[in-house]
RNA sequence: AUUUGUCUUCGGGGCAGGGUGAGAUUCCUGACCGGCAGUUAUAGCCUGCGAGCCGCAUUCAGCGGUUGAUCCGGUGUGAUCCCGGAGCCGACGGUAUAGUCCGGAUGGUAGAAGAUGACA
Numbered sequence: 001a002u003u004u005g006u007c008u009u010c011g012g013g014g015c016a017g018g019g020u021g022a023g024a025u026u027c028c029u030g031a032c033c034g035g036c037a038g039u040u041a042u043a044g045c046c047u048g049c050g051a052g053c054c055g056c057a058u059u060c061a062g063c064g065g066u067u068g069a070u071c072c073g074g075u076g077u078g079a080u081c082c083c084g085g086a087g088c089c090g091a092c093g094g095u096a097u098a099g100u101c102c103g104g105a106u107g108g109u110a111g112a113a114g115a116u117g118a119c120a
């Protein structure tokens, strides 16, 4: 250093201001936010994963399905990732219609870091 067992910790952000209304952080205006891994080069919108949702099973574990959104110009060996510009997207239940409030959730998870043991 490679492979591998066990354990620990960590592991999601966001409606200011204004308008209508009896009532809206849900409507209008405007504001704000961006999990994990990968990719010649840093990514919410390229690829995959997780979460969510649906079905089966059900003590637990689990299995299958589904799963949003980007273009133009510039630089460069190389960028849908950088710079400039203009766009777009966001589960379920509740409630005046919610990516941002409340709830399932003091939950779960992709994964990240570390400790310790083992084989060659």
Base pairs, nucleotide, nucleotide: 002120003118004117005116006115007114008113009112010111017029018028019027031100032099033090034089035049036048037047038046044088045087052066053065054064055063056062070086071085072084073083074082092103093102094101

RNAcentral holds the sequence, with entries from Ribocentre. A computed fold for a 120-nucleotide RNA from Hominimerdicola alba, annotated as FMN riboswitch aptamer (RFN element).